[in-house]
Background
This is a predicted structure of a 112-nucleotide RNA (SAM riboswitch aptamer (S box leader)) from Oceanobacillus indicireducens. Lineage of the source: Bacteria > Bacillati > Bacilli > Bacillaceae > Oceanobacillus. The model forms 86% of the base pairs in the Rfam consensus.
RNA sequence: CUCUUAUCAAGAGUAGCUGAGGGACUGGCCCGAUGAAGCUCGGCAACCUUUUUAUGUCAACCAUAAAAGAGGUGCUAAUUCCAGCAAAACGUGAUGUUUUGAAAGAUAAGAG
Repeated sequence: CUCUUAUCAAGAGUAGCUGAGGGACUGGCCCGAUGAAGCUCGGCAACCUUUUUAUGUCAACCAUAAAAGAGGUGCUAAUUCCAGCAAAACGUGAUGUUUUGAAAGAUAAGAG
């Protein structure tokens, strides 16, 4: 980098260092010297791992459910901030509105 599967409406700091940008892309709309991004610490969550319990099972190192949160990631403004393509329903003088699906993106696990 590509492919597959799953998830994306919940949750999480009045901290330290530093110092101007950030929210993927495009359009919008926002955040930011009352401190952006980054790093550290703290926190959240439970995808993988680990441990424990229950059930299934002849039995289990298997499956399902629950708990814990030690290890590997991840996340920690706004629904993935909203829309971007398609369909359906509704509606206007016109611009539209809503719902569903896709695409794109993010993360995890696995494969190449």